[in-house]
Context: one part of a larger RNA
Molecule: large-subunit ribosomal RNA, domain I
Organism: fermentation metagenome
RNA sequence: AGCGCAGGGGGAAUGCCUUGGCACCAGGAGCCGAAGAAGGACGCGACAAACUGCGAAAAGCUGCGGAGAGCCGUAAGUGGGCAUUGAUCCGCAGGUGUCCGAAUGGAGCAAUCCGGCUGGAGUAAAGUCCAGUCACGGCGUGCUGAAUAAAUAGGUGCGCCGGGGGAACCGCCCGAACUGAAACAUCUAAGUAGGGCGAGGAAAAGAAAUCAAUUGAGAUUCCGCAAGUAGUGGCGAGCGAACGCGGAAGAGGCCAAACCGGGAGCAGCAAUGUUCCCGGGGUAUGGACAGCCAAAAGAUGUGCGAAGCUAACCGAAGGAUAUGGAAAGAUCCGCGGGAGAGCGUGAAAGCCGCGUAGGUGAAAGCGGAGCACAGAGGGCUGUAUCCAGAGUACCGCAGGACACGAGAAAUCCGGUGGGAAUAUGGGGGGACCACCCUCCAAGCCUAAACACUACCUGGUGACCGAUAGAGGAAAGUACUGUGAAGGAAAGGUGAAAAGCACCCCGGAAGGGGAGUGAAAUAGAACCUGAAACCCUGUGCUU
Numbered sequence: 001a002g003c004g005c006a007g008g009g010g011g012a013a014u015g016c017c018u019u020g021g022c023a024c025c026a027g028g029a030g031c032c033g034a035a036g037a038a039g040g041a042c043g044c045g046a047c048a049a050a051c052u053g054c055g056a057a058a059a060g061c062u063g064c065g066g067a068g069a070g071c072c073g074u075a076a077g078u079g080g081g082c083a084u085u086g087a088u089c090c091g092c093a094g095g096u097g098u099c100c101g102a103a104u105g106g107a108g109c110a111a112u113c114c115g116g117c118u119g120g121a122g123u124a125a126a127g128u129c130c131a132g133u134c135a136c137g138g139c140g141u142g143c144u145g146a147a148u149a150a151a152u153a154g155g156u157g158c159g160c161c162g163g164g165g166g167a168a169c170c171g172c173c174c175g176a177a178c179u180g181a182a183a184c185a186u187c188u189a190a191g192u193a194g195g196g197c198g199a200g201g202a203a204a205a206g207a208a209a210u211c212a213a214u215u216g217a218g219a220u221u222c223c224g225c226a227a228g229u230a231g232u233g234g235c236g237a238g239c240g241a242a243c244g245c246g247g248a249a250g251a252g253g254c255c256a257a258a259c260c261g262g263g264a265g266c267a268g269c270a271a272u273g274u275u276c277c278c279g280g281g282g283u284a285u286g287g288a289c290a291g292c293c294a295a296a297a298g299a300u301g302u303g304c305g306a307a308g309c310u311a312a313c314c315g316a317a318g319g320a321u322a323u324g325g326a327a328a329g330a331u332c333c334g335c336g337g338g339a340g341a342g343c344g345u346g347a348a349a350g351c352c353g354c355g356u357a358g359g360u361g362a363a364a365g366c367g368g369a370g371c372a373c374a375g376a377g378g379g380c381u382g383u384a385u386c387c388a389g390a391g392u393a394c395c396g397c398a399g400g401a402c403a404c405g406a407g408a409a410a411u412c413c414g415g416u417g418g419g420a421a422u423a424u425g426g427g428g429g430g431a432c433c434a435c436c437c438u439c440c441a442a443g444c445c446u447a448a449a450c451a452c453u454a455c456c457u458g459g460u461g462a463c464c465g466a467u468a469g470a471g472g473a474a475a476g477u478a479c480u481g482u483g484a485a486g487g488a489a490a491g492g493u494g495a496a497a498a499g500c501a502c503c504c505c506g507g508a509a510g511g512g513g514a515g516u517g518a519a520a521u522a523g524a525a526c527c528u529g530a531a532a533c534c535c536u537g538u539g540c541u542u
Stems, first nucleotide, its partner, number of pairs: 001541009015527001016492002020464002022461007029453002031165002039100003042055003046078002050074002061094006070082003105114003115134007136162009169200001170198005180187001184234001210217002221248005231239002252445003255389001259280009286387003289382005300374005308366003312360003318333004334351002342354003394418004399413003404430001425440005479486002499526001502513004
């Protein structure tokens, strides 16, 4: 020195564990904000750095309800207190709530600075302090009011609304590229990603100018089929319906106009004409109008209000012996079960604890099944006349959307230039025309079925178990970056701190005794403790 064996150091794998995650299911809830949100800054404790809680009334104040012996958060300690005259704690309601932030008196480099007005405290008077108030826009309304006569612009008061935030879901507007086509340009990706605006607990759509096909159906939305069909397509890659059928849900309403009544303006000497406003009327099996009949379904509003939710409560039944540090495991003898889900307890517990099955419960708040009251609100016949949404429909041009790429290209939407008819009218039935059928555009509203899950509650897992599972069991922290932004590592003594009093060596660190403990090779650099690597002892070989 190599190899072997033994022991140790080092190291952190592995095993076991779980406070944390992941996914899904069911139910609830689904907006918050000028009455100042979301999110923060700074403070608040006897001593207080961080977290948590709270706001100068500051780990808290008040009321009501629950609970019943301990309590003053994580979190020890010292000091000091509170509590059966019911504390701490839990629930409901209220009070307080600095400063910033839409931030809104003005300013500003957020959490700061500086003001006006009214009232108050204080002062000889001030400075100073306290409470309230003062942004902007829109709509309504009153007053005032220029150039400029009337008027208008403008000014100003009052009232209401708006502003900002939100995980995904929703509507509208704007809108890529990589990619695929085995290259690439039409096409695709895709109206996706992304950007903007807006709304709600859902949103959007919605009551036929719809379909159908010679029979008929009867708003919208969603699911299954129809069907990867018919089509579309450098007929490439691809894209991709509808009719009809089966289900979920189910709901229909209101204006404009004709006509009637009232009011105001304009033109005119007036009759009258015309415009606007308000009320009635009326709304697609049309209505006005004329005649006749009748009194309902019930929009909406108000009040009451069950279940349920927001604290809780009751809740069966086991002992002994031996082993052991410890019994829940073993043995022996029992018991309950509407409860053998689960967790914990010194090991493996139906009967020890928390629970579970089953049952009970609310002063207050939420909730709203349902009930009551008021209440808009009806129909038949007739058809002469009147009404029935205009720069609209439609057409040309050039676009977009429709499964449909300009195609034979209907239909729908907006741009641009033209531009109707008036129910004897008009739209559609995939160019177009006729016949036939069907519907009535150019006004509005509408629950449910359908989307999503930031949030609350309960539950489940051939999901993870600390290089996994969230980035995070400690954290969006430490750290990096001017910034947008990027972004870690890091879990485990023991049943219980019983966390080694005391003695010895040492400056300390550390160690040796002693002691605790079942164990200290469980001593905090703490469960187990693999390998690399290092060392010691010993055997063999050289």